[in-house]
Molecule: transfer RNA
Organism: Chloroflexota bacterium
RNA sequence: GGGCCCGUGGCGCAAUGGCAGCGCAGGGGACUUUUAAUCCCUUGGUUCCGGGUUCGAAUCCCGGCGGGCUCA
Repeated sequence: GGGCCCGUGGCGCAAUGGCAGCGCAGGGGACUUUUAAUCCCUUGGUUCCGGGUUCGAAUCCCGGCGGGCUCA
C1' cells in the first nucleotide's frame, strides 16, 4: 500500500429503515445474626466524526478517524 470485517451506556453484545434494548458492573430495597447467594426496583448512550438519501437513519450512500484479520 490492496482486500475484508468492525466502531452502540463503565464493560460484553443486540436492534439490518419506524419509541435505542439485554447481560454484567453501579445505586436503592427485600431476605439473612452478618457476609455471600437469590429476588424486586432503578441511574446511565446526541449510536466514532462530518456530509448525503428518506416523511423517518444505529441501520442505506460518500468522505474522514480508530481497531482487527489477511495479502504483498